[in-house]
Context: one part of a larger RNA
RNA sequence: UAUAGUUAAGGGAAUUCGGCAAAAUAGCCCCGUAUCUUUGGUAUAAGGGGUGCCUGCAGUUGUGUAAACUGUAGGUGACACUAACAAGGGGAGUCCGACUGUUUAUCAAAAACGUAGGUCCCUGCGAGUCUGAAAAGAUUAGUAUAGGGGCCGACUUCUGCUCACUGCCAGUACGUGAAAACCCUUUUCAAGGGGUCUAAGCGCUGGUAAAGAGCGGGCCUAACUCUGAGGCUCUUAAGGUAGCGUAAUACCUUGUCGGUUUAAUGCCGACUUGCAUUAAUGGAGUAACGAGAUUCCCACUGUCCCUAACUAUAACUC
Numbered sequence: 001u002a003u004a005g006u007u008a009a010g011g012g013a014a015u016u017c018g019g020c021a022a023a024a025u026a027g028c029c030c031c032g033u034a035u036c037u038u039u040g041g042u043a044u045a046a047g048g049g050g051u052g053c054c055u056g057c058a059g060u061u062g063u064g065u066a067a068a069c070u071g072u073a074g075g076u077g078a079c080a081c082u083a084a085c086a087a088g089g090g091g092a093g094u095c096c097g098a099c100u101g102u103u104u105a106u107c108a109a110a111a112a113c114g115u116a117g118g119u120c121c122c123u124g125c126g127a128g129u130c131u132g133a134a135a136a137g138a139u140u141a142g143u144a145u146a147g148g149g150g151c152c153g154a155c156u157u158c159u160g161c162u163c164a165c166u167g168c169c170a171g172u173a174c175g176u177g178a179a180a181a182c183c184c185u186u187u188u189c190a191a192g193g194g195g196u197c198u199a200a201g202c203g204c205u206g207g208u209a210a211a212g213a214g215c216g217g218g219c220c221u222a223a224c225u226c227u228g229a230g231g232c233u234c235u236u237a238a239g240g241u242a243g244c245g246u247a248a249u250a251c252c253u254u255g256u257c258g259g260u261u262u263a264a265u266g267c268c269g270a271c272u273u274g275c276a277u278u279a280a281u282g283g284a285g286u287a288a289c290g291a292g293a294u295u296c297c298c299a300c301u302g303u304c305c306c307u308a309a310c311u312a313u314a315a316c317u318c
Stems, first nucleotide, its partner, number of pairs: 001314008010305002014303001019300001027051005036041001038154001052076010077081001089298007096290002101113002117152007128139004155285004160215003165212002167208005174203003181196005216234005243277001244274001255271006
């Protein structure tokens, strides 16, 4: 010096991106327990007290004056009695995901995947979907309360407007529409040319957004000012509704105000003209849960002020 440990007066997160690491808590019995809540929980919430050993008595189980357990009264040693081992730190706010679960064997465990549940589409069985060149096979020895596929993802509350584009579905008197067939044809034959008829498709007409998607601009206006309920106008398929909002989304931005701090580009609450929020690519809430992200408080500590000593091993020196 390194590795693994032990202990530190006073202070107690001043360390640091960040309490990382360590410390502290810990079992059992008794008391006691807020907020929120889907009334199940949250909850070992939080926060207190007790705990060893010895003696007596009482009770319960027991045939028993055996044994075990419970209660109670006294005594007794230590700094310390769940004396070793083992054995929760706690509380408050916010974000995300409902939850238990799954995952990148070997740098990622998560907010990703899944999930119950919601909704849409296909499918009447010789079904639909999948495998196969086919025969055939799986779903299935199932039958729409079933099977397959897509999206969302408990629950609560909701899910606005647009079918112009793309897709899908349906219809269609009409138009277009290949070959074959038929008819005509350069005097005849042939090649060739022209015409008639015509499937799907397309055109055409409708429907459909929990299909792919999309959801404006300018000018003026109320008797202080500001603002603009309102009006005019251009334009679109329709012009973003309810919500939420400086956000896991906000460029300007350390937005403004309040709370927290001695001091805060942090966090929380509110406002909000949202560069570029927004409703199953789900919007907004949400008890419980989380080796998830983030902020604060209590306790605790060698993280630090500020280092020191010791133990074991290695290196090193003799």

The prediction has a mean pLDDT of 84. Large-subunit ribosomal RNA, domain IV from Candidatus Iainarchaeum sp., 318 nucleotides, folded computationally. Lineage of the source: Archaea > Nanobdellati > Candidatus Iainarchaeota > Candidatus Iainarchaeia > Candidatus Iainarchaeum.